[in-house]
Molecule: FMN riboswitch aptamer (RFN element)
Organism: bovine gut metagenome
RNA sequence: AUCUUCGGGGCAGGGUGUGAUUCCCGACCGGCGGUGUUCCAAUAAUUGGUAAGUCCGCGAGUAACGUUUGAUACGUAUUACAUGAGCUGGUGAGAUUCCAGCACCGACAGUAAAGUCUGGAUGGAAGGAGAU
Numbered sequence: 001a002u003c004u005u006c007g008g009g010g011c012a013g014g015g016u017g018u019g020a021u022u023c024c025c026g027a028c029c030g031g032c033g034g035u036g037u038u039c040c041a042a043u044a045a046u047u048g049g050u051a052a053g054u055c056c057g058c059g060a061g062u063a064a065c066g067u068u069u070g071a072u073a074c075g076u077a078u079u080a081c082a083u084g085a086g087c088u089g090g091u092g093a094g095a096u097u098c099c100a101g102c103a104c105c106g107a108c109a110g111u112a113a114a115g116u117c118u119g120g121a122u123g124g125a126a127g128g129a130g131a132u
Stems, first nucleotide, its partner, number of pairs: 001132006013025003027116002029106002031058004039049004053104002061081003065075003086102005108119003
């Protein structure tokens, strides 16, 4: 460099109501890379694997652009915009990562107001693995 393949989880139970997995009580979930005082394996040094939703970054969205009279569809990943949330105590040389406690966060469209339902999406993608 080319190709192949993989690549997101979650409202139990209850209340109000004509109607809510959307409101209320309560329950549950945590993509990818980095860092890292964890744990595991081998070792002479040391090496390999593993470890953060809230730290440092990335992705999902929208617009734009190209082809098209246009709708639409397809393509580009170049440009612009948007892009959430953690403290306290303990140990220690060193931790916003370990331990304890208490908090907090979650695109767009639809619908009784949605992180969890349905839809765009049998899509796309950060990236992982393998082959040449």